[in-house]
RNA sequence: ACCUCGAAAGGGCAAACCUGUCGAAAGACAGGGGCGCAAAGCCACCGGUCUAAGGUCGACGACGGCUAGGACAGCGGGGCUGCCAUC
Numbered sequence: 001a002c003c004u005c006g007a008a009a010g011g012g013c014a015a016a017c018c019u020g021u022c023g024a025a026a027g028a029c030a031g032g033g034g035c036g037c038a039a040a041g042c043c044a045c046c047g048g049u050c051u052a053a054g055g056u057c058g059a060c061g062a063c064g065g066c067u068a069g070g071a072c073a074g075c076g077g078g079g080c081u082g083c084c085a086u087c
Base pairs, nucleotide, nucleotide: 006084012037013036017032018031019030020029021028022027035074041080042079043078045077046076047075048072049071050070054067055066056065057064058063
């Protein structure tokens, strides 16, 4: 000096749950809260998962089935970016 590994230090994010708001819902946002995360920073390109307003089909009807232009980046892959790094 380089590579691998992620101890340390400074920190960062924030699950479930509660409150409020938006939404048909999934879910999102804000406050509280901390399960965890070395990319749990960002992106819906691929797979997957969730919801079904609208559409469509079936029912006399109650209702039920299918469907993403909706959602999930804390499901996996991929792309971009990033702090410290041998005590």